[in-house]
RNA sequence: GCCGGGGUGACCGAGUGGCUAAGGUGGCGGACUGCAGAUCCGCUCACGCCGGUUCGAAUCCGGCUCCCGGCU
Numbered sequence: 001g002c003c004g005g006g007g008u009g010a011c012c013g014a015g016u017g018g019c020u021a022a023g024g025u026g027g028c029g030g031a032c033u034g035c036a037g038a039u040c041c042g043c044u045c046a047c048g049c050c051g052g053u054u055c056g057a058a059u060c061c062g063g064c065u066c067c068c069g070g071c072u
Base pairs, nucleotide, nucleotide: 001071002070003069004068005067006066007065010025011024012023018055026044027043028042029041030040031039048064049063050062051061052060
């Protein structure tokens, strides 16, 4: 340099044009408990950056950037 895959909360991880952006871990509050743990309920926090397409973009397109793999 070229090719492929990827970047979503504190962490893991779905999503493939319109739903309230799943689920799990964690954190906080509550129930329960002699205390704690487990369990149950509630809350908490996210689409890498810029632009484009569209009535509507996490999702499609372009550029950039970072990570992983391959080729030279």
This is a predicted structure of a 72-nucleotide RNA (transfer RNA) from candidate division MSBL1 archaeon SCGC-AAA259E19. Its Rfam family is "tRNA". The family's RNA type in Rfam is transfer RNA. Rfam links the family to the GO term triplet codon-amino acid adaptor activity.